[in-house]
Transfer RNA from a Coriobacteriales bacterium, 73 nucleotides, folded computationally. The prediction has a mean pLDDT of 80. Rfam family: tRNA. Rfam's curators write: Transfer RNA (tRNA) molecules are approximately 80 nucleotides in length. Rfam classes the family as a transfer RNA. It was read from a public genome assembly.

RNA sequence: GCCGCUGUAGCUCAGUUGGUAGAGCAACUGAUUCGUAAUCAGUAGGUCAGGGGUUCAAAUCCCCUCGGCGGCU
Numbered sequence: 001g002c003c004g005c006u007g008u009a010g011c012u013c014a015g016u017u018g019g020u021a022g023a024g025c026a027a028c029u030g031a032u033u034c035g036u037a038a039u040c041a042g043u044a045g046g047u048c049a050g051g052g053g054u055u056c057a058a059a060u061c062c063c064c065u066c067g068g069c070g071g072c073u
Stems, first nucleotide, its partner, number of pairs: 001072007010025004019056001027043005049065005
């Protein structure tokens, strides 16, 4: 330099054909317990890497840029 994959909550990851952004773990609050752990119930947490475009509507489609991983030379 070229090609492919990838970037979504604190972490690991879903999100199907464009139509309300989710799960598990973690955090916090409450219940339970003499107390802790465990269990149960609930709450909060997001610039969907950044910018632009298409569209009534974009995490999703198109373009550019950046980061990570792998391959080729």